[in-house]
RNA sequence: GAUGGUCGCGGGUGCCGCAAGGUACUCGAGGAAAGUCCGAGCUCCAUCGGGUAGACUGCCAGGUAACUCCUGGGCGCCGCAAGGCGACGGACAGGGCCACAGAGAAUAGACCGCCCGGAGAUCCGGUCGAAAGGCUGGAAAGACGGGUAAGGGUGAAACGGUGGGGUAAGAGCCCACCGCGCCACUGGCAACAGUGGCGGCACGGUAACCCCCAGUCGGAGCAAGGCCAAAUAGGCGGCGAGGUGUGACCCACACCGACCGAUUUCGGUAAGCCGCGGGUAGGCUGCUAGAGGUGGCCGGCGACGGCCAUCCCAGACAGAUGACCAUCUCCCGGGAAUCCCGGGAAACAGAACUCGGCUUA
Repeated sequence: GAUGGUCGCGGGUGCCGCAAGGUACUCGAGGAAAGUCCGAGCUCCAUCGGGUAGACUGCCAGGUAACUCCUGGGCGCCGCAAGGCGACGGACAGGGCCACAGAGAAUAGACCGCCCGGAGAUCCGGUCGAAAGGCUGGAAAGACGGGUAAGGGUGAAACGGUGGGGUAAGAGCCCACCGCGCCACUGGCAACAGUGGCGGCACGGUAACCCCCAGUCGGAGCAAGGCCAAAUAGGCGGCGAGGUGUGACCCACACCGACCGAUUUCGGUAAGCCGCGGGUAGGCUGCUAGAGGUGGCCGGCGACGGCCAUCCCAGACAGAUGACCAUCUCCCGGGAAUCCCGGGAAACAGAACUCGGCUUA
């Protein structure tokens, strides 16, 4: 761990009981219940409109309640293939960065090599001269000056690639093809692809660096929120505490009177009772029947949708879902030979408003 049994725990229904409770039956963790990363339902708050900041998204079509998810397709990369992966708008709006190596890393660069010129020497030949030497032709090197980005070398990346022409050597300098950009046509809903024409070879990479462009976005979350509502202590009102008069009349003042304290003058309006209201404890609700599961048929490449049938599948609030026994299975150790003995229950984990995804285990 699986099956069965016994006991227990949380919920529901029936019965018994005034109640507490008892009893019978029945239900009781997951594919991720997790992370809380997206998207929604639901609830409350906020909300005239607009902008900024910030966050997220970024090929096309579809699916869906919605999505950053899923399906199909396009393009790019990897793979012999099946297939897999892709934050897949913009690098002439601007800024930043490109380690090490390397001559040079972005208005490029001459290290080696190649080519041209070449001081002063060297060597060989011819000629003049008796000789020293002069004149002249050539050879191989060559300080130095210049050209060259085709070749070598460095690097993840070297300022288009291959081939030919051309050239002193070279170079889009020229040509063909490829690449790149623009235009037209064709196919496709579209992304895009194919064909043809034209252009020039200009300005590499990085936007999961800032940034620019386009689009989307109010906040908090079931401890949301709603209802009932004690005891105690506050609050308000009335009675207690009555009457008369005046004024600027739901108030104020004056006089007489009541009660309490007090020796008089004087000071105060209590105790008690009733009602109302807010909040707390507590209780109820939200709460689990739902964008629900299963099966069949139909539509669709598919994601998914439609119809019919059928099922009810945890709702706790300190938070149940456990313990023991038997048999089996598995793992570990030993004996040994397919059996015995001993030990261990055994992947990840575990509900808390509910769904759809993603990710991780």